The RNA shown here (small-subunit ribosomal RNA) has 1457 nucleotides and comes from a metagenome. Its Rfam family is "Bacterial small subunit ribosomal RNA". Model confidence (mean pLDDT): 83 of 100.
[in-house]
RNA sequence: AGAGUUUGAUCCUGGCUCAGGAUGAACGCUGGCGGUGUGCCUUAGGCAUGCAAGUCGAACGGUAAUUUAAUCUUCGGAUUAGAACGAGUGGCAGACGGGUGAGUAACACGUGAGAAUCUACCUUUUAGUGGGGGAUAGCUCCGCGAAAGCGGAGGUAAUACCGCAUGUGGUCCCGAUUUAUCGGGAUCAAAGUCUUCGGACGCUAGAAGAGGAGCUCGCGCGCUAUCAGCUUGUUGGUGGGGUAAUGGCCUACCAAGGCGAUGACGGCUAGCCGGUGUGAGAGCACGACCGGCCACAAGGCUACUGAGACACGGAGCCUACACCUACGGGUGGCAGCAACCGGGAAUAUUGCGCAAUGGACGAAAGUCUGACGCAGCGGCACCGCGUGUGGGAUGAAGCUCUUCGGAGUGUAAACCACUGUGGCGAGGGAUGAAUUCUGACAGUACCUCGCUAGAAAGCAUCAGCUAACUACGUGCCAGAAGCUUCGGUAAUACGUAUGAUGCAAGCGUUAUCCGGAUUCACUGGGCGUAAAGGGUCCGUCGGCGUCCCGAAAGGUCUUUUGUUUAAUCCUCCGGCUCAACUGGAGAUCAGCAAAAGAAACCAUUGGGAUUGAGUCUGUUCGAGGAAGCUAGAAUUCUUGGUGGAGGGGUGAAAUCCGUAGAUAUCAAGAGGAAUACCAUGCGCGAAGGCAAGCUUCUAGGACACGACUGACGCUCAGGGACGAAAGCUUGGGUAGCAAAGCGGAUUAGAGACCCGUGUAGUCCAAGCUGUAAACUAUGCUCGCUAGUUUCUCGUUCCGCUUUGCGGAAUGGGAGACGUAAGCUAACGCGUUAAGCGAGCCGCCUGGGGAGUACGACCGCAAGGUUAAAACUCAAAGGAAUUGGCGGGGGAGCGCACAACCGGUGGAGCAUGUGGUUUAAUUCGAUACAAAGCGAAAAACCUUACCCGGACUUGACAUGUACCUGCACGGUCUUGGAAACAAGAUCUUCUUCGAGAGUGGUACACAGGUGAUGCAUGGCUGUCGUCAGCUCGUGUCGUGAGACGUCUACUUAAGUGUAGUAACGAGCGCAACCCUUGUCCCGUGUUACAAGUGUCACGGGAGACUGCCUCUGCUUUGCAGGGGAGGAAGGAGAGGAUGACGUCAAGUCAGCACGUCCCUUACGUCCGGGGCAACACACAUCCUACAAUGGAGCCGACAACAGGUAGCGACAGGGUAACCUAGAGCCAAUCCUUAAACGGCCCCUCAGUUCGGAUUGCAGGCUGAAAUUCGCCUGCAUGAAGUUGGAAUCGGUAGUAAUCGCAAAUCAGCAGGUUGCGGUGAAUGCGUUCUCGCUCCUUGCACACACUGCCCGUCAAGCCAGCAAAGUCAGCAGCGCCCGAAGCGGGUGUCCGGAACCCUCACGGGACCGGCCCUUCUACGGCGAGGUUGGCGAUGAGGACUAAGUCGUAACAAGGUG
Repeated sequence: AGAGUUUGAUCCUGGCUCAGGAUGAACGCUGGCGGUGUGCCUUAGGCAUGCAAGUCGAACGGUAAUUUAAUCUUCGGAUUAGAACGAGUGGCAGACGGGUGAGUAACACGUGAGAAUCUACCUUUUAGUGGGGGAUAGCUCCGCGAAAGCGGAGGUAAUACCGCAUGUGGUCCCGAUUUAUCGGGAUCAAAGUCUUCGGACGCUAGAAGAGGAGCUCGCGCGCUAUCAGCUUGUUGGUGGGGUAAUGGCCUACCAAGGCGAUGACGGCUAGCCGGUGUGAGAGCACGACCGGCCACAAGGCUACUGAGACACGGAGCCUACACCUACGGGUGGCAGCAACCGGGAAUAUUGCGCAAUGGACGAAAGUCUGACGCAGCGGCACCGCGUGUGGGAUGAAGCUCUUCGGAGUGUAAACCACUGUGGCGAGGGAUGAAUUCUGACAGUACCUCGCUAGAAAGCAUCAGCUAACUACGUGCCAGAAGCUUCGGUAAUACGUAUGAUGCAAGCGUUAUCCGGAUUCACUGGGCGUAAAGGGUCCGUCGGCGUCCCGAAAGGUCUUUUGUUUAAUCCUCCGGCUCAACUGGAGAUCAGCAAAAGAAACCAUUGGGAUUGAGUCUGUUCGAGGAAGCUAGAAUUCUUGGUGGAGGGGUGAAAUCCGUAGAUAUCAAGAGGAAUACCAUGCGCGAAGGCAAGCUUCUAGGACACGACUGACGCUCAGGGACGAAAGCUUGGGUAGCAAAGCGGAUUAGAGACCCGUGUAGUCCAAGCUGUAAACUAUGCUCGCUAGUUUCUCGUUCCGCUUUGCGGAAUGGGAGACGUAAGCUAACGCGUUAAGCGAGCCGCCUGGGGAGUACGACCGCAAGGUUAAAACUCAAAGGAAUUGGCGGGGGAGCGCACAACCGGUGGAGCAUGUGGUUUAAUUCGAUACAAAGCGAAAAACCUUACCCGGACUUGACAUGUACCUGCACGGUCUUGGAAACAAGAUCUUCUUCGAGAGUGGUACACAGGUGAUGCAUGGCUGUCGUCAGCUCGUGUCGUGAGACGUCUACUUAAGUGUAGUAACGAGCGCAACCCUUGUCCCGUGUUACAAGUGUCACGGGAGACUGCCUCUGCUUUGCAGGGGAGGAAGGAGAGGAUGACGUCAAGUCAGCACGUCCCUUACGUCCGGGGCAACACACAUCCUACAAUGGAGCCGACAACAGGUAGCGACAGGGUAACCUAGAGCCAAUCCUUAAACGGCCCCUCAGUUCGGAUUGCAGGCUGAAAUUCGCCUGCAUGAAGUUGGAAUCGGUAGUAAUCGCAAAUCAGCAGGUUGCGGUGAAUGCGUUCUCGCUCCUUGCACACACUGCCCGUCAAGCCAGCAAAGUCAGCAGCGCCCGAAGCGGGUGUCCGGAACCCUCACGGGACCGGCCCUUCUACGGCGAGGUUGGCGAUGAGGACUAAGUCGUAACAAGGUG
C1' cells in the first nucleotide's frame, strides 16, 4: 500500500466481498511447562448452608459460662479474691470498606468558576470541668404466648437522663459611635475513669485548620420533527413557614408571565468520566478489569437516630414471593465472599490466613475484618521456554506418483556419540518483618548433586484474491463456498491419500468493533447524460458583503499563572535470569479560568467617500398583462335557385349520406372558435407562457447626457404569490375537433392502430386543484480568462442612389462555429462555461421493495406534499468500442428475380428415408449442407442383426516356463445341418543338440463394427471460388480500439488509379499447372489404298487493351463503342486450386487414438433366417400419356474406355435369351454392329398398332445353392395414365433439351453413379420485388449475438411487511374513590406519665405520649381516553422460485416513434 466482482472487451460511476488489528468471548480439533493478568456481557431471576461489623470491664450495675488461688464442704458443691466476661445499660463504629448498573438525557457526569452553609473522629488554640436530683435495663418474683416475644410488681448503677450555679465565650435584643467597635440586658455548659500519683484518656463552651459533605452557575456531553407548540407552583414579586444553607423547597395573596426551529414538550436508547480498541491523522466504536463521581439494595412509600442516612447485612407500613405455626400469630431479603437452582453459546473454590497493607473499637494487650494477602479451577488473554543436539546414504522399508527409466517423503528414520530446558529422586533453602513478637503463601521460588531422549505437535489451508499440487473416488449426486463461483465421467474448487504451505501449544470457525471505505468527504466527494438543481419569482430569520480615518478590545494572537487525581500512552533509568509484569524520573499536545499585552483582519462603535445598488430627466423597444370595440378568410348549419346519381372513405372495403334530390354550384342568412400570408425569422416575460386590428388602463427593459441618495447590497430555511395540459364545482356557450360510447373493417383474436358517427371536454365568467421530459434534464448573484460570424434594440460618426441602405465605433439582448487555454469517464462544454475564483440556497449516497405503507397536513373529489422498514439481489447504471441484427438508409454482385426452354408435384414402376411391424427387420447420415447418401453391387459370404448348435490362451500377434511326440498336413470311414468330434491310413528337415518347425498345458495376453465425434488425430461438408482476413513500424485515443482496409472513379476481384497519418508487408484474388481451340517443329507404329500428316505422341509459338479512332469520368488511370490484324479480343472456353474462420456440422462403422466397459463373453466358428416385411408419408430417378409419334424393312456417321480365371470374331443350332465351337488379341493391330438421323411403307386421334404395370405358362445364364431373394428370353395377359392443385427445380452456348456408347463395382445382377461423344435451341427490358452475399452509414436494452432480449395478467409453492372485525398485554398521564406507616397541624368531658413549680399530703399546674380530627401520601379500585407491542378469518400489493398458460407491450422506424 491494495485486490476480486457488472462487459465480448474498455473507461467511469457505484455497491458487495477479502487481506490487518482487537475482544471479559463462545464453538470444533488438539494439548508439555512456567510467570503475570483475567473470568455471569443472559434473569436488578430465586436463593439451602457457612462466613462478610463489631469493639470497649481504663463508662456502669454486675457474674451465666470458663479458669487460677485461698477457705469451707453434706464431696454434689459453696464463698472470697483475681484473670477474664455471656446477656444488659452506656460510648464509638454499623453513612466506611465490599457489590451491582435497574433507573437516570439530568448540574447525573466532565471541566472551570462561585457564595448563602454544616462538619464526629484528627491538629492547633482560649476558657472551664462546681453542686445536686429523680429514674431505668440487667436482676428477682408473678403472669400470658406454640413461638417470636410481651406485660405487671419489687429493687439497682453510670461517661445514661434532668434541674441549679458560673459564663471565657456563643446566640438574641436595646443603645451609642462614621465604620471598626463599645456599653447594657436576656439566655445557653460540663462526666467522669484509670493511675506507677508524675500524669494519661475523657467531658463542656468557643475560635481556627485539614480532610469531608451540601448548594449555585458558564461551557461540554445520544437518536428522533412521521414529537411543534409546551407550562398553572407554571414565571416573577410580597409576607410567612422550612432547611445546616440559597431557592416555589412549601404555603397565602398579587401580577401574567416563562420556554421554544440555536429544537421547547414528547418518544426511544443509555450510568458519566479518566480511559480502551482501531486509525497516518481527523475521526469512528466502546466504557470489562484498575481509578474518580453518581444511582440502587426483592418492588414501592416513610420518617427516626445521628456530625453524617431518609441507611445493602437498622426501623415502620403496603405489595409480591418464600418459610415456620399449636391457625391465634410470626419470620426473611447474597446487585458482600463462597455455594445452589434457573436462564444461557458462555464465565471459577461452600479453600487458607489476618503474616503483610488498610479499616473499626480500645489507654493498651488485643478482638473483628470473604477489604486484603495467598492458594485452587479455566490456553480466556499476554509473555517466556521446551518437545532435543551433532554425525549418519545402501539415499533402507513403508507410502505416493510415474513417461516404468525413475522421482518424492529424505539426513528424515534406523544406527553412533552427546546434552539436560523439562521430568524424577535427594540435599540445602529464602526476600517478603522497616520495628519487639508474628509467614497463610511454603519446604514454595531459587541453588547443588544424581538419573533419564525418556512424558511432550497439532491445527488450518493448497482455483483466483492468497503462500502451497498430484493421484484415486464421486458424476449438477454427495457436497463446497468470504466474494467470483466449483460439481452434469479425465474436478489442482467435493471426499480421501501422498506431498506442500502457513502458524504453532495452539490452530481454525462464529459473533462484534475500527480499518481498508476519499462509501457522509472538517482534513477529504459530488449534482448536463451515472444517484442528485427546488417549476418560477418575492421575501423573513440566518449566512456573506466596497473604500478612507478614528475609538474600544468581543473574536484573533503572544506571554505568565492556576488547574486538568493517580494509573494509562510516550521517553529514559531501574527490579524479577529475559519478556510479559512492575518501581522511579521526565515530557508533550490540548481544554477551561485568571492576569498582562498586540491591533493587521472579522465583529462593535463614531465620522466621511462613491465605484456596488437605487432615484430623477430624455429617447426608444416589444406576440409583456387586463378590459372593451371591430374585421376578413374558412368549416358547419339553415333557406332558396340550378342540377340529376352518385357521394364519401380506404392498402382494399364497408358502416354512413343520397331520387323525401345528396355530392357539386350560386345567392342570402345564423353561430361559435381560431387568427393564413408576414414568420423554417425575431421579440417580450421570473417561469408557465404570449400572435388579426384599434382604443383605454397597467407593468417592464435598453441606451444617452448630467444631477441626486450614500452600502440602502447578494442569497435565502420556514412563509407568500404565480404556475401548461388534464381534472373538479356553479352558471353560460358549443361551429370545428374529440376521451368514453356506438357501428364498419383488419385479425387466430382486435377491448387497438384505419374508417363512419359521437358525449364529456376544448370556449367564457367566478372559484378549486398545484402537478409535467414544468428540460438548456445545466439554481441565483458577482469578478476574471484568445477569437470569427449572424440577427435584434439603442447611441455617436461617416458614405450614398437619403421616409431608406451600407460601413465604423460603443452599450444591452438572442444565435451559430468549435479555435487558444482549461475542464470532462467519455460524449461534449468552451465570455450565454460544464474554465478559473467568491457568496448563499436546494439536493444525492448501490438496485429493487417505493415516491409505496403508516402517520400528519392540504384538497369537494381525483389526488398532492412530507416519507420509511422488513425482505431480496450482486449487481443496477453512464459514455464510448468491436461485432451481430433491423418489417433503417445508400452502393454493388449472383440463373437471385425477371425473360425464355425443359422438368418435379398427378399415374405406374425402381431406389432411398420416415413410420409401422418383426425373433431380427444391424448401424450411421436426417434444414439449406440427410434421403439412387456411407453402399464403385445384401441369394451364401459380405453381416455388424435374430434363432439354434459349438469353442475358451481362443479365428489372429508376441513372449516366458514346462510337457509330449516327430510332425504339420492330406485322404478315407462313422456321427452331425455344419462347425466339430472319434477312428484309420499316408507322410519330415537335421550338424542329431536343451536345434528349426509344430502340437499340448500354465501365465502374461489376444479379441470387441461395445460406449463416448461433446476427450481426440486425420479426412470431409458448408458459408464460398464469396473477396475478404491480418501483421510490422508509425500516428491518434486514458482505454477497449481506430487509422492503414476510408473517399472518388473503376474491376470478376482489398483489381487498379488519384486523394489522404500513414508507409510497407503477408494469407487470399490474379498468374504459374492440366484439357481444349490455331499454327510451327520433331517422331511416325499397330492409323492410312498411297503419299502425306486427317491422326497419335512430344516440344514450341500465339493475346498484351499491344496498335488506330471516338466517347465518358476527364487524370498519368479506368471503362466503353468501332476498326485493323488474327484461329482466337478484352479472364478465349472448361478444370484442378477453397484465405482467417463459422457450424462442440459429419465420421470412434474406413483407419488411428485417450478414457470407460465385456473377458467360458459385448470374443470366435457354423447352419438357417433377417437387412428384401407393408395400411401409409416424403425424396430422387425411369417409363409414359402419343402423330415433332409408334411398328416394320433398308442405309449412314462417333468418342471416352476395358479385356488372359478375360474380351471373344467367323460358322452352325435355337423364334429368342442362349448353346456348340473356338480364329484373333496382354491390344492405335482382335473383341467393335452406336442411337437419335436419312429413305420407303402402315397406323389417323382412339385408352388406340399409345402406354407398358401386373399375372400365368414355357425356357436360358451365373452360381454348392436362385423358395424367402437374381438377371434375361418367348408366348399370353394388357392396369393406371389423355400433360398433372397449392407449390417448386435446373439451365445464359456447344449450354438447355434430346440420342445412344463405355467404365468401375461384379460369379451373376443398374432404371443408380462416373465418364464419352452425336443432333442442337430460345431468352436476358432490367434490378422494383424474393433469396443469398460484400462494403459504407445509422439505431440498439442484442454479445449463446433476432431461433436475441424481454413485459404483464393468470395458475403453483414459499417468504416478509401492510390493511382488517376483534382480542391480549405493556407504558405514561387525566378525573374520581379508598387512604397504611409517617412527619406536620388541631383539639380535650378521655387515658397514661419519675425529674421542673405550688402543696405537709392528697392533688393541681406546666410539659410529654396515646386516643380522636385533619393536610400530604404509597399501595389498591373505578372510568374515559392516549400510546406501544403480540395474535388475527380475510383482503390488496411486493420479493423470490431450470424448463406451466395467454398474448407480444418495450429494445431496430420493434413493425402505430